The RNA shown here (small-subunit ribosomal RNA) has 1438 nucleotides and comes from a metagenome. RNAcentral holds the sequence, with entries from SILVA. Its mean pLDDT, the model's own confidence on a scale to 100, is 82.

């Protein structure tokens, strides 16, 4: 101090996660020192075997053993109330702090004064006798004393009266004197120095009590309490007191949180932090409290004492079953318990404690050692030079130096060890652990898995090229450590006192009134309570900081200063402010006049138009209803008209983003009651106020309750439709309700999603209402303007805001008060409480799950959302097809040994393939060959190879017999490879399809905007066009449009061969009407055509009119062309995981003696069937025969072929020319003329099927094409649908090439002939701009919702059940206490009695906690289950 993570991307709100720090436990590791107030706290204040842990005294006194030293034993006296241990109880005067004690005590020590006189009886060790298993314990006998008892004297306490003083805030204290009455001191020893031992009074030290004040949660815990609150009198204690008794009287606590629940020893201090705070408080000092659970008292200065004692209960343990022990939360050690914590160790030598005169004795306190990386602090694991590999780096070798390591001797030590000093020996004895996708340094390395295994805090890896998984190797961080798990604090300003927030993210009570609180106008005094400042005393050490000192340094230890403890208390100052108190003001604020406004509110009266019934007429077949019906009403007369009757709701026009209310709300007049704001006036009170936790009022609809009403409309409900279904939308009926009164309920998107008052800060413009001035006036309660105050709307500047926006009616600056939030979900749900007749409502959780949930705003897509423009792959106007027949061809299915494979809306389907008999070829079946290179078996005892025969065999030295020939290699093995139309077009280039020949895509600087982005590209008007004008925070500029580049139209120039012949000249031949004409040749020439180059022509250039004097647009005129002339090429940024690994090319995977190569048959050609896409047709705008005319563009050598001959053709056999403006394909054909057919399954159709022939090819059966000749099927114009054109275009018509050995109904070209229609439009289908919602961005094939069914897991009800805590009554009662009383052996004890506490048990309630628990709910998660499709667009019924 941030950084990851919600989106396509922003900008917020908010949360998860990561980096710091510390504790505990733990994985893997590990060489050594040093320090520590480290080390069974956390779970089990669970339960212990053994030892030890308090003993001391001989100078108090008796005895007993003994040779001496000495030792035991009892009486005494001091000590065991300390020292050590834990933290279970405690929320309290238990701690902290400061105080009070005028309400108390204090042994040992200290100081002062003054004593220590005299008498007595007893016990214990002992001995003797006994009980008892022990434990112990009875009886009788002797003895002392600093043990005990009496006297004395001193004194001590209490009453009564008095008197002076002293303390002191204040006597009840203190002193003195009298009287009385109670109680009553000593103890010795001596080594004679000297230790004791009594009284009094002081001090110390220690503790008892009391008291301000300070610190925990829970209100889903709201009323506690009966000794409770106080009194007057006792009783106990050291001491006050309801501490406890008798009586009296009804208090006291409590929203500033009583009570009661939960939890916890409190403090100094620790942990974190910048701090403020949060969070711990074991360990160490200080207080407390406990000693298995609970109760009691004795001793004594001190304890209600656990290493003392009764007594209950629980466990243990011994027993002779008669009765006894026993307490480790003391050091050690065991067991449990648990993630979790050490030696049954040494020493009284240091320190303190006891005891004793002393010497000394004890001491698991303590000092020491020894386990434990628990913490901190410190070293260390090694230098150099040579040489080798690839420089670095490591290996070797070979040199130094020892901190450390081994080890010798001093010194250290209670005794060791550490240390320390001084030898010897040795590089030796010593590095690891987590990580390498971001966050977060550090691999774009290999290799292994293949959404598997597995990582991962958090995002997120992994589905065959994984920097994320597993293993390597390099790196990278920290280092005797380094990771994980739980936990706390920082980071979080996500609890905000410093220091948030609340229109839309989470969040203003529905609205008002008001109590407690808070807060509160001007002026003056007074007090000093808060405030400020001095100032007394305290606020423990250690802890923390500074510097110094010492241990080699640090750590650590000392020492000084300083801080800390935010804090109490003494005095004392000031008085601005805030407080209180007294006076006083009018600027808040209230009262009180005027004159208006108004759907305020409540009553009552009066009226209006529709509807519905009803009664009477008139009238006749339908009404009604719908997108379109139907149910339904009508012949018993419906609808419709007219008359007239009743009935219940409602109140149109005015009527307005207009008025009124506090919100809910209010609307037809008129009265009457009533209740408020605005404006004027400045009469009158004199801060009288703002807010407002509980509270209490009102509170739209639905709903309930009694009772009414009921026309119309209308939940539930019947019917009818619509739908796969329709528990809906839509009709046609109709019940509760909707209306009244009364009474509940008490909620709403009760919305400005904005709590209420008050101040302050630019304006413009409406509109109401008041007032004041002016004009005008129809004179009116009239109409305009201008100000001012009040309302109530829209723009809008600073300003805020995350933006939308808000903007004196704030969401702005500033004050007061209230409410409310803290990621999503579960859940506004359980429980508990309360309200309510019920629905329900107010109050509100937690397991557990989840990394998002959300606002606001962009850019996109999309919409059964709106505008604008286009467009024959759209419509309309039209011509003509397909969809029906037959064949051809693709394709899908189905078959099959194989029918090889890839394309699948559009954008696959005569498409890859521009032609599958064999080849192709990739498929099936059958034979058969093929390993470069290395390495090994094996081989001259012969490797590989070749062949005769003869056998397998469709054939075949291609395998086996059988044998020859050659002569060195050696697929038998392992590895490697060639090859592969094998996989993967979702790993790839490259080409190509479609969006689209659509008008789009973009940059640079500028400018708006926190950014994403916007702008520009928008408007407006025009284009075919982001074409072009004008306007404009843009200004320009690129990619595309368009220029541009081919052809094809009109002109002109050049050129002249193979082209062309009008002119001229020579010719032949042919016909003549004798004028001539026509073919051809040769010269000449290029006039014209045609070829191929260069050029010019067309710009709205021009006129009129329409647009804005614009761009442009309409019309005309010239003109071959006219508004892009007309066709074509040229295809933006970029999408489509769009095609193609099967043209090529290529990563990677697989194959590798087979998916490699050869070959021979076979298949792709298969057929119950469905789909495209042409052909040929149905026929007379035709067939058929027979004569006639006219193209253009191609191609040609293993060709094209005239031309002749043969043949009915098909073809055949010859052959000149041409490698081509020269020769050849080559006679176009539809058309024209003439003749027939005459509507017929025909002289229309030709499909099939037979029969003879021909051509190419090894080969023509599967399965070629062509000629004859028979034979003659379906079809008489095509159903829903649907394709394709706008002019030389459609249709019709033939010819050329292409591939090609034959095969064209395919293609791609060329000509001929030669229309109709329209000059709009956005209805469908699409595009393209813009606006608009959006919960979509994988972008609607989008997204989501719930029931159902399968698994898991938490909770919640649950008859009961079980075990606790805790609490009221009763009963039973071990012990203690006070009395009283009797006995005794009288110090004192036994026994009985009254009370009176009371453990422990038992019996009955009442709260409250866990655990099980049939079964019932709901709710959570959980890639591809089921029904639907509410919701996001107008989501198709907002």
């Nucleotide at each position: 101090u941030c950084c990851a993570g919600u989106u396509g991307a922003u900008c917020c709100u908010g949360c998860u996660g990561g980096a710091g720090a510390c504790u505990a436990c733990u994985g893997c590791u590990a060489u050594c020192g040093g320090g520590a107030u480290c080390c069974g706290a956390c779970u089990a204040a669970g339960c212990c075997a053994u030892g030890c842990a308090a003993g001391g005294c001989g100078c108090g006194a008796g005895g007993g053993u003994u040779u001496a030293g000495a030792c035991c034993c009892u009486c005494g006296c001091c000590g065991a109330a300390c020292g050590g241990c834990u933290c279970a109880g405690u929320a309290a005067c238990a701690c902290g702090u400061a105080g009070a004690u005028a309400a108390c005590c204090u042994g040992c020590c200290c100081u002062c004064a003054g004593g220590u006189g005299g008498g007595g009886g007893a016990u214990a060790a002992u001995u003797u006798c006994g009980g008892g298993a022990a434990a112990c314990u009875g009886a009788a006998g002797a003895u002392a004393a600093u043990a005990c008892c009496c006297c004395a004297u001193a004194g001590a306490a209490g009453a009564u009266g008095a008197a002076u003083a002293c303390u002191g805030g204040a006597a009840u204290g203190u002193u003195u004197c009298a009287u009385c009455u109670u109680c009553c001191a000593a103890a010795g020893c001596u080594c004679c120095g000297g230790c004791g031992c009594c009284u009094g009074a002081g001090g110390a030290u220690g503790g008892g009590u009391c008291u301000g004040c300070g610190g925990c949660c829970g209100a889903u815990u709201a009323g506690g309490c009966a000794g409770u609150u106080g009194g007057c009198g006792g009783u106990u204690u050291a001491a006050c007191g309801g501490a406890c008794c008798a009586c009296c009287a009804a208090a006291c606590c409590u929203a500033u949180g009583a009570u009661c629940g939960g939890u916890a020893c409190g403090g100094g201090c620790c942990a974190u932090g910048a701090a403020a705070g949060u969070g711990g408080u074991a360990g160490c000092c200080c207080g407390g409290a406990g000693a298995g659970g609970g109760a009691c008292a004795c001793u004594g200065a001190g304890a209600c004492a656990a290493g003392g004692g009764u007594c209950c209960c629980a466990g243990c343990c011994c027993u002779a079953c008669g009765g006894g022990g026993u307490g480790c939360a003391g050091c050690a050690g065991g067991c449990g318990c648990g993630a979790a914590a050490c030696c049954u160790c040494c020493a009284c030598a240091a320190u303190g404690c006891c005891u004793g005169a002393a010497a000394g004795g004890g001491u698991g306190g303590u000092g020491g050692g020894g386990g434990g990386a628990u913490c901190c602090c410190g070293a260390g694991u090694g230098c150099c030079u040579a040489u080798a590999c690839u420089u670095u780096g490591u290996a070797u070798a070979g040199g130094c130096u020892u901190u450390u390591g081994a080890u010798g001797a001093g010194u250290g030590u209670a005794a060791a060890a550490a240390g320390u000093u001084c030898g010897u020996c040795g590089a030796a004895u010593a590095a690891g652990a987590g990580g390498u996708g971001g966050g977060c340094a550090a691999u774009a390395c290999c290799g292994g898995u293949g959404c598997c295994a597995g990582c991962a805090g958090c995002c997120g890896c992994g589905g065959u090229a994984a920097u994320c998984c597993c293993g390597g190797a390099a790196c990278c961080u920290c280092a005797a450590g380094u990771g994980g798990u739980a936990g706390u604090c920082a980071c979080a300003u996500u609890u905000a006192u410093u220091g948030g927030g609340c229109u839309u993210a989470a969040a203003g009570c529905g609205u008002c009134c008001g109590u407690a609180g808070c807060c509160g106008g001007a002026c003056a005094u007074a007090u000093a309570a808060g405030u400020u400042c001095c100032u007394c005393g305290u606020g423990a050490a250690a802890u923390c900081g500074u510097u110094c000192g010492u241990c080699u340094c640090a750590g650590g230890c000392g020492a000084a200063c300083g801080g800390c403890g935010u804090g109490c208390u003494u005095g004392g100052a000031a008085u601005a402010c805030u407080a209180u108190a007294u006076a006083u003001c009018u600027a808040g604020g209230g009262a009180c006049c005027g004159g208006g406004a108004g759907g305020g509110g409540c009553a009552g009266a009066g009226g209006g138009u529709a509807c519905g019934c009803c009664u009477g007429g008139u009238g006749u077949a339908g009404g009604g209803g719908u997108a379109a019906a139907a149910u339904c009403c009508u012949a018993u007369a419906a609808u419709c008209c007219c008359a007239g009757g009743u009935g219940g709701a409602c109140c149109g026009c005015c009527g307005g983003u207009g008025g009124c209310g506090a919100a809910g709300g209010c609307g037809c007049u008129c009265u009457g009651c009533u209740a408020g704001a605005a404006c004027g006036g400045g009469u009158c009170c004199g801060a009288c106020g703002g807010u407002g936790a509980g509270g209490g009022a009102c509170g739209a609809a639905a709903g309930c309750g009694u009772g009414g009403g009921u026309a119309g409309c209308g939940a539930u409900c019947c019917g009818g439709a619509u739908u796969a279904g329709a528990u809906a939308c839509c009709c046609g009926g109709g019940u509760a309700g909707u209306c009244c009164a009364c009474g509940c309920c008490g909620u709403a998107a009760a919305c400005g999603c904005u709590g209420c008052c008050c101040g302050c800060u630019a304006g413009g413009u409406g509109c109401c209402g008041c007032a004041u001035a002016u004009u005008c006036c129809u004179c009116g309660a009239g109409a305009g303007u201008a100000u001012g105050c009040g309302a109530u709307g829209c723009c809008g500047a600073a300003g805020a805001g995350a933006a939308a926006u808000c903007a004196u009616u704030a969401a702005g600056c500033g004050g007061g008060c209230c409410g409310c939030c803290u990621g999503g979900g579960g859940a506004g749900u359980a429980c508990g409480g309360u309200c309510g007749c019920a629905a329900g409502g107010c109050u509100g959780a937690a397991a557990c799950u989840u990394a998002a949930a959300g606002g606001a705003a962009u850019u996109g897509g999309c919409g059964g959302g709106g505008g604008a423009g286009c467009a024959c792959a759209a419509c309309a106007a039209g011509g003509g097809g397909u969809g029906a027949a037959g064949c051809u061809u693709g394709c899908g299915g189905u078959u099959c040994a194989a029918u090889u494979g890839g394309a699948u809306u559009c954008a696959a389907c005569c498409c890859c393939g521009u032609g599958a008999a064999c080849c192709u070829c990739a498929c099936c079946g059958g034979g058969g060959g093929c390993g470069a290179c290395a390495g090994c078996a094996g081989a001259a005892u012969g490797a590989a190879g070749g062949c005769c025969a003869g056998u397998c065999u469709g054939a075949a030295g291609g395998g086996c017999u059988u044998g020859c020939c050659u002569g060195a290699c050696g697929c038998g093995c392992u590895g490697a490879g060639a090859g592969g139309a094998g996989g993967u077009g979702c790993a790839u280039g490259g080409c190509c399809g479609c969006c689209g020949u659509c008008a789009g895509c973009u940059u640079g600087u500028g400018u708006c905007g926190u950014g994403a982005g916007a702008u520009g590209c928008c408007c407006u008007g025009u284009u075919a066009a982001g074409u072009c004008a004008g306007g404009u925070a843009a200004c320009a500029g690129g990619c595309g449009g368009g220029a541009c580049c081919c052809u094809c139209g009109c002109c002109g120039c050049u050129a002249a061969u193979u082209g062309c012949c009008a002119c001229c000249u020579u010719u032949u031949c042919c016909c003549u009407u004798c004028g001539g004409g026509g073919a051809g040749a040769a010269g000449a020439g290029c006039a014209c055509a045609a070829u191929a180059g260069c050029g010019g022509g067309a710009c709205u250039g021009c006129a009129u009119g329409g647009g804005c004097u614009a761009a442009c647009c309409a019309u005309g005129a010239g003109g071959a062309a006219g508004g892009u002339g007309a066709g074509g090429g040229c295809g933006a940024c970029g999408g489509u995981a769009g095609g193609u690994c099967a043209g090529u090319a290529u990563g990677c995977c697989c194959u590798g003696a087979a998916u490699c190569c050869c070959u021979c048959g076979g298949g792709c050609u298969a057929c119950a069937c469905g789909c495209g896409a042409g052909c040929u047709g149905c026929a007379a705008u035709g067939g058929u025969c027979a004569g006639g005319a006219c193209a253009a563009a191609g191609g040609g050598a293993a060709g094209c072929a005239a031309c002749c001959c043969c043949g009915a053709a098909a073809g055949g056999g010859g052959a000149a020319g041409c490698a081509a403006a020269c020769c050849c394909c080559c006679c176009a054909a539809a058309c024209c003329u003439g003749a027939u057919c005459u509507c017929a399954g025909u002289c229309c159709g030709g499909a099939u099927c037979g029969a003879g022939g021909g051509u190419u090819g090894a080969a023509a059966c599967u399965c070629a094409c062509c000629c004859u000749c028979g034979u003659g099927a379906a079809g008489u114009u095509g159903g829903a649908a649907u394709c394709c054109c706008u002019a030389g275009u459609a249709a019709c018509c033939g010819c050329a090439g292409u591939u090609c050995a034959u095969c064209a109904a395919a293609c791609u070209g060329c000509g001929g002939u030669g229309a109709a229609u329209a000059c709009g439009u956005c209805c469908c289908u699409g595009c393209u701009c813009u606006u608009u919602g959006c919960a979509c961005a994988c972008a609607c094939c989008g997204c989501c919702c719930g029931u159902c069914a399968a698994a898991c897991c938490a909770c919640c009800c649950g008859a009961g059940u079980u075990a606790g805590g805790u609490u009221g009554g009763g009963g039973u009662g071990a012990g203690g206490c006070c009395c009283u009383g009797u006995c005794c052996a009288u110090a004192g004890g036994u026994c009985a009695g009254u009370g009176u506490c009371g453990a422990a048990c038992c019996c009955u309630g009442g709260c409250u906690u866990a655990g099980c628990g049939a079964g019932g709910a709901g709710g959570g998660u959980u890639a591809a289950g089921u029904c639907g499709u509410c919701a996001c667009a107008a989501g198709g019924u907002a």